[in-house]
RNA sequence: UUCCGAUAAUGGCAAACCCUGCGAAAGCUGGUGACGCAUAGCCUUGGGCCUAAAGCUUAAACGCUAUGGCAGCCAGGUUGCCGAA
Numbered sequence: 001u002u003c004c005g006a007u008a009a010u011g012g013c014a015a016a017c018c019c020u021g022c023g024a025a026a027g028c029u030g031g032u033g034a035c036g037c038a039u040a041g042c043c044u045u046g047g048g049c050c051u052a053a054a055g056c057u058u059a060a061a062c063g064c065u066a067u068g069g070c071a072g073c074c075a076g077g078u079u080g081c082c083g084a085a
Base pairs, nucleotide, nucleotide: 004083005082012037013036018031019030021028022027035072041078042077043076045075046074047073048070049069050068055064056063
């Protein structure tokens, strides 16, 4: 240095619920709060999952569809703390 991840150490992040704002919704911002996380740091490139306003269809409903989302779904890229086996 690389791989790796410990009953190590310093720390870090922050699920759900609730409040606030945005949004058609999924969901997201901020606050509270900790379920957990060895990168639960960043990036939608591939897959997967969620939603369906508009559009299509229908007698009507149902339904279809991402240009909307999920990085705390997986893979991938990139950056990083510590140093036992």

Predicted 3D model of an 85-nucleotide RNA (c-di-GMP-I riboswitch aptamer) from a Syntrophomonadaceae bacterium.
It was read from a public genome assembly, where an Rfam model found it.
NCBI's taxonomy places the organism under Bacteria, Bacillati, Bacillota, Eubacteriales, Syntrophomonadaceae.
Its Rfam family is "c-di-GMP-I riboswitch aptamer". Gene Ontology term of the family: cyclic-di-GMP binding.
The prediction has a mean pLDDT of 87.